[in-house]
């Protein structure tokens, strides 16, 4: 000097399942009134379902052995389930590093 990786930032793209039942509060509605009614507002429990923060397994792989990594597979603990938003692995581009390969 060139590249590749990793890590940080910014932009652009990013999927799947419940308008489920019950209960509580908030709100708005009617009623004198006890109360009743509704609600893409919030909480809790309970069935069902989804994988793409996150976290476990499993082991192809890194030439064999230790060490160490290790998937979009596999649970589904967490998280998530009308649109919209929000979050989202990953992917594409940029720019930065006192890392780290060739």
């Nucleotide at each position: 000097a060139c590249u590749g990786g990793c890590u940080g930032c910014g932009c652009g793209g990013g999927a799947g399942a419940g308008c489920g039942c019950g209960g509580g509060g908030g709100c708005a509605g009617g009623g004198c009134g006890a109360c009743c009614u509704g609600u893409a507002c919030u909480c809790c429990g309970c069935c069902a379902c989804c994988g793409a923060a996150g976290g476990a397994g499993c082991a192809a792989c890194c030439g064999c052995c230790c060490c160490g990594g290790a998937a979009a597979c596999u649970c589904u603990c967490a998280g998530g389930u009308c649109a919209a938003a929000g979050g989202g692995a990953c992917c594409g581009c940029g720019c930065a590093g006192g890392c780290u390969g060739g």
Predicted 3D model of a 102-nucleotide RNA (Glycine riboswitch aptamer) from Alphaproteobacteria bacterium HGW-Alphaproteobacteria-13. The sequence was found by an Rfam model in a public genome assembly. Its Rfam family is "Glycine riboswitch aptamer". On this family, see Mandal et al., Science 2004: "A glycine-dependent riboswitch that uses cooperative binding to control gene expression".